Small-subunit ribosomal RNA, 5' domain from an uncultured bacterium, 543 nucleotides, folded computationally. The prediction has a mean pLDDT of 82. The full RNA is in RNAcentral, with records from ENA. Rfam family: Bacterial small subunit ribosomal RNA.
Context: one part of a larger RNA
This record gives sequence, C1' cells and structure tokens, in this order.
RNA sequence: AACGAACGCUAGCGGCGCGUUUUAAGCAUGCAAGUCGAACGGGGAUAGUUUGGAGUAAUCUUGACUAUUCGAGUGGCGAACGGGUGAGUAACACGUGGAUAAUCUACCCUUAAGACCGGGAUAGCCCGCAGAAAUGCGGAUUAAUACCGGAUGUGGUGGUUGGGACAAAAGUUUUGACCAUUAAAGCUGGGGAUCGCAAGACCGAGCGCUUAGGGAGGAGUCCGCGGCCCAUUAGCUGGUUGGCGAGGUAAGAGCUCACCAAGGCGACGAUGGGUAGCCGGCCUGAGAGGGUGACCGGCCACAUUGGGACUGAGACACGGCCCAGACUCCUACGGGAGGCAGCAGCUAAGAAUCUUCCGCAAUGGGCGCAAGCCUGACGGAGCGACGCCGCGUGGACGAUGAAGGUCUUCGGAUUGUAAAGUCAUUUCGGGGAGGAAGAAUAAGUGUGCCUGAAUAGGGUACAUGAUGACGACCCUUCCAGAAGAAGCUCCGGCUAACUACGUGCCAGCAGCCGCGGCAAUACGUAGGGAGUAAGCGUUGUUC
Repeated sequence: AACGAACGCUAGCGGCGCGUUUUAAGCAUGCAAGUCGAACGGGGAUAGUUUGGAGUAAUCUUGACUAUUCGAGUGGCGAACGGGUGAGUAACACGUGGAUAAUCUACCCUUAAGACCGGGAUAGCCCGCAGAAAUGCGGAUUAAUACCGGAUGUGGUGGUUGGGACAAAAGUUUUGACCAUUAAAGCUGGGGAUCGCAAGACCGAGCGCUUAGGGAGGAGUCCGCGGCCCAUUAGCUGGUUGGCGAGGUAAGAGCUCACCAAGGCGACGAUGGGUAGCCGGCCUGAGAGGGUGACCGGCCACAUUGGGACUGAGACACGGCCCAGACUCCUACGGGAGGCAGCAGCUAAGAAUCUUCCGCAAUGGGCGCAAGCCUGACGGAGCGACGCCGCGUGGACGAUGAAGGUCUUCGGAUUGUAAAGUCAUUUCGGGGAGGAAGAAUAAGUGUGCCUGAAUAGGGUACAUGAUGACGACCCUUCCAGAAGAAGCUCCGGCUAACUACGUGCCAGCAGCCGCGGCAAUACGUAGGGAGUAAGCGUUGUUC
C1' cells in the first nucleotide's frame, strides 16, 4: 500500500460497486423453457344466423354454419442458448501462433433448379380391463407440413472413361461422355377471364418445403512454443512403439481388431507423489520481479456418485432417458417418486456473507406472419459502513479572557473565541408543490417509390401513432428552525503529541527495544495534546 475480509467501540445522508473464500454437505416451499390454431383432427365455452321440433307467444331444444376464445393430443421449432459452480484436471485443459489438401454446421444471407402421382396407419375421442398410486393393456375409429411407395433429376454421390490446371508424397481442382443411385408439403390472404351446383380447379402474392453451390457465424481434430513443487520419486511402458490389412468416425490416427516386427520414453528429469481450473487481468513495486485468479470478460470441466447410450444440425444432455450405489419421501407392502454447484429461502458447518421482493417498461433470448406468450437472463428495489467516492454535523462577530475543570512556584497558567451573547444562512435530513429523462418504436393509418395482373399481399422511406417495474426515486422550488447528526486510536524511542494522582516487579502494558521493586511523560484514571474521521483501531493474508 492492498483486501470478496472478520472482531471491538461508534454511526447522519447519498452515489457506484461488492456480499457462503468453510461442507462439489443435505434440502421443505414457490418460481427459473416454452411457444405456434396461419401444420392437424377432435372437444368445451360464449355470441350470432339458420333447418326441424314443442309452444298462441315469450321462450326452450336437436342439427348445421360463422365469429371469438380455452385446454388435452398429433406435428414443428426451441429446450445443446441463457444461468450456476470449480469437484476433477499438470492435460494440447489454457495462452499464443499455425495446420485442416483429414472435417461438420440447424436457424440467417446469397446463387441455380424444383415442388408431380398415390397409399396405409396412429395419438386424441369412445368402449372395456388391470392397479392404492405411478402408470399400463385391449378393441373400434380419424387428421396432418407425421409416416411410406412411385415419378422427375438442375444437381449431388458411386463406378467406368477422356482433356486441362496446380502440386509433385499421398493428392487437390476444373471441364466432358456413359451407367447406377438419390428429393419435396403444404398453409394464409387476393383475383379479371375460363371450368365447376358448390368446395374448388386455375393465376399470382406472402410464409413455408426439396436438392445442390457459396458466404457468415459456430464447432471438431492436429502441431510449434510457454506457465507449479518434490530426486528423501530413477528407471517407466504390452495396444506398449512401428508396419500390413480390416473396421470405425463428420474427420487424420492403435481410435478399435487380426497378423507381423521389437520397439517407444527418460538427468534437456521419464515414471511416481503432492498441489492446482487456465487466461485477459487484479494487488504490490521506480522497475525487474513477487503474490494472486473474488467481481467483469474469454476458454475448459462438472451437475447426488459411477457407467451408458438414445434423439438431434449440435449432447453423451443441470431443471431428458436407462442401469447400478448411497440418501430422502409415498405405499393398500405388490410397487413407486426425487436430485437448488438456477433465483429466493431452510438446516448444518463456520470468525463470516443478504429478500421465500417488483417487473417484463428497457436490453437480450425462444416460439409465432403478427398480435402476443414465456424469460429468478436482465432491469430494478430491499438488507449489510463490506469497499471506494462525495456531502453534512454549521458560519461571522464575540474578552468581564465568565463559571466550572485541571495544574500551580498561589502570582497565575490552561481549557479558550471555546461557551454565553449578537447577526445572518438553511446544504443534508423532515414536510408541501411542480417538472423531466430512461420510449427507441410495434400493430395500425396517410403519402411516395419498388415488386405484383391488381386499388390484394410483400418490401422500403417519411409522417403520425400505444406502452414505465423502478416510483414520488431523481430535478426544481417553497416552509420551519441552528434546529435532527462525532466518534475512535494514540501521546518512552522508532513516531506527531505531557502533566497530576493512584499503584509499588503487584495490578498491568508490549509491534521491536523494553516499562512497573515509593517521585512511572511506558500500568490505571483525570486534565491537556496529537492523528484520523462516519469512521477508528485490532487480527489475518500478500507485496
């Protein structure tokens, strides 16, 4: 000098940060990942129109249609992001620089081409059955952008066969011919003509779908170099090291396997043991260096412990699945359920670390044409002097140098312009009034331009046009009255600051030197002083 600090005494306000460093211990409760009805069938509710029935009528009711709305289910996308933690890891984990001619990539952008004809199911619903529950079984029936078959093949892939370019090690790339193989899905508005009783066909627009190329962003793999301790760890190694062949992966490779050879690493520290997430940074220091890796940002690893795969563009998957273990809970004893190292919160541990808060208004994310929905990410508020910074606790004048206290050589000195008193002010806090910023725009509307057959739709520019959790927080102003606001440590030397009394090697102090045994500036108290200040000291740790 510093700190994610703790403890003691003390404490007025605000801003910005930070807040389980210990037990990767265990967790009650709530929330933290959904969304799309413009993919699909069916159901419920409300309103309206209408056929039939009852009724003189009001009205009631069956069915159909339309509109709005709400769930469960099929389907799509997301759930691999975001958020947490640091257990493990001494490793290509990280940092830095390269390689990938050894690779993958959903959504997005762009380019080219396409989207034809058919089919069978299945959830839901209904019926039945089993079970305490979790859940499951059977029958019947139905839809799709779910699933399947065929066609086409711009292209892609494989094979055969030519040419060119680059490399010269495998090879890479480009351009041809032939053969084989390989795709798709619709939905929502609009419409002049034609067809059709109608639905619709048809045309075009928007959103989707398929194949292939390129891009962007993302990811995998490999390599050079770099960063801990112990030699009181000296030898280690059998898929081990290499080859051939095969398998496997998106992809090179003993990655895996069969066979063959006997290699490979090591005092330039192998192997073993200990410790540890790494970095940008942070602290210190004139620097070199040393220490450190909280918050914020990048990468990695993990998700009760261990193992495993499935789905998928992407996981070997925190709030998915399966198995095993430990633990907890429910049970009708047959069997089941669970995983806060998400946000709050609880218990335990500990010197020690917060609210079971508000809101999606902003920023960002997921889904959706959109409206919108979801979002403990995030934005805010709450608690804590834990830290940094700012402000205040008053200002000016005021000598009978008051009283009181302390000391005294008894003259006085000091506290001390300090107080009282006089004059003026009102920051902050309290109360009242007024006002702004965080809000950019979205849908919609109007106008222009582009696309389009179009006055539909889509794109774009300008104008207009909702929405505020925070929160009466902030800003401005008014009101009252000096009014509501100072402590802590030290005073022997180092080291700024001294006297008196008490005590008498006692009680005690102490960072080091050292003080205390009758005149203690070193213990305790008082007065005075020094330092610092909403803090001051102590302890711990680093330089």